[in-house]
RNA sequence: GGAGUUGGCCAGACAAUCGCUGCAGUUCGCUGUAGAGGAAAGUCCGGGCUCCUUCGGACAGGGCGCCAGGUAACGCCUGGGGGGCGCGAGCCUACGGAAAGUGCCACAGAAAACAAACCGCCGGCGCAGGUCGGUAAGGGUGAAAAGGUGCGGUAAGAGCGCACCGCGCGACUGGCAACAGUUCGCGGCACGGUAAACCCCGCCCGGAGCAAGACCAAAUAGGGGAGUGAGCGAGCCUUGGUGUUCGCACCGCCGGUCCCGAGCGGACUCCCGGGUAGGUUGCUUGAGGCAGUCGGUGACGGCUGUCCCAGAUGAAUGGUUGUCGUAAGACAGAACCCGGCUUAUUGCCAGCUCCGGCU
Numbered sequence: 001g002g003a004g005u006u007g008g009c010c011a012g013a014c015a016a017u018c019g020c021u022g023c024a025g026u027u028c029g030c031u032g033u034a035g036a037g038g039a040a041a042g043u044c045c046g047g048g049c050u051c052c053u054u055c056g057g058a059c060a061g062g063g064c065g066c067c068a069g070g071u072a073a074c075g076c077c078u079g080g081g082g083g084g085c086g087c088g089a090g091c092c093u094a095c096g097g098a099a100a101g102u103g104c105c106a107c108a109g110a111a112a113a114c115a116a117a118c119c120g121c122c123g124g125c126g127c128a129g130g131u132c133g134g135u136a137a138g139g140g141u142g143a144a145a146a147g148g149u150g151c152g153g154u155a156a157g158a159g160c161g162c163a164c165c166g167c168g169c170g171a172c173u174g175g176c177a178a179c180a181g182u183u184c185g186c187g188g189c190a191c192g193g194u195a196a197a198c199c200c201c202g203c204c205c206g207g208a209g210c211a212a213g214a215c216c217a218a219a220u221a222g223g224g225g226a227g228u229g230a231g232c233g234a235g236c237c238u239u240g241g242u243g244u245u246c247g248c249a250c251c252g253c254c255g256g257u258c259c260c261g262a263g264c265g266g267a268c269u270c271c272c273g274g275g276u277a278g279g280u281u282g283c284u285u286g287a288g289g290c291a292g293u294c295g296g297u298g299a300c301g302g303c304u305g306u307c308c309c310a311g312a313u314g315a316a317u318g319g320u321u322g323u324c325g326u327a328a329g330a331c332a333g334a335a336c337c338c339g340g341c342u343u344a345u346u347g348c349c350a351g352c353u354c355c356g357g358c359u
Stems, first nucleotide, its partner, number of pairs: 001355009012324007020035006037331001041342002044340005049209004053262002056260002058257002061205005066080005081095001082093004096200002101198002103194003118139002120135006147165006166189001167187005172181003213281004223272006231248006250266004288307008
């Protein structure tokens, strides 16, 4: 000097002037004070809160999937393990099970899993062409072909046998664990891959949503039409009836189910037409921010102190000037609130890695 990688920070400050919204005060003139984001975005997850009889069970459906922690919770975060990528700093992980079963592995190739004989090697027969048998070490095809190297053995070969490696099982050691091992023993060795294929296993999951919900005021036509439906037994009564009480049955009520149970109710379904759609509230004090300190590798947690920091509703937070700054520009505007993830993007700062050059 270049290339890369990881982490952090800002999103202007000060002053003047005019303007907008909330809150507080007011002598009603005004004064004071606060006022869009790191992603407010996507609506992808998780909750708080509100309402819904069941926040009971079963089935279906959905989500997650190494271990240990964090958190209100999560599909998130932290640390560790296994695997993979990179020279490296680092990065990714869709990571339970293939010995329960099913499916798939195109083409090429002899053969793609209870899977194998095209070339080759060896042996028998034959004058020869060839034919029969053995073989899977060599070659070919392929992403992948009955574990690798070496020695012995064999007609030629082969874990056929042996040594080492690999693999499987067990013990021991370390670690909370996932796992690891210059450890030991047994076994010639369940035979390829794929579950982001179906599936199996383990754990988790009510629904809808601030347009939730609550209150006030006002208005209309306590409108019209059609269909289905409550049976049996007992008692009482006005002896009439779909009267009333009890029991059984039937129907309706759960934002997947013609399921079960509990509870409540006695109706349910469809069509036409009319009124309101105004105001208040929910609405911002929070799993809150900041500072210090303690614990922890860390995510994070405890303690102490301090602060109040947008609540609009056809939608407020803006304009101008000067100075500073050089980084003030990109991506871009709250609408019940919060924790994450993902996506978009300007500039600055720092650590680390690699390459080249000079001293």

Background:
Predicted 3D model of a 359-nucleotide RNA (Bacterial RNase P class A) from a Gammaproteobacteria bacterium. Its Rfam family is "Bacterial RNase P class A". Rfam describes the family as follows. Ribonuclease P (RNase P) is a ubiquitous endoribonuclease, found in archaea, bacteria and eukarya as well as chloroplasts and mitochondria. NCBI's taxonomy places the organism under Bacteria, Pseudomonadati, Pseudomonadota, Gammaproteobacteria.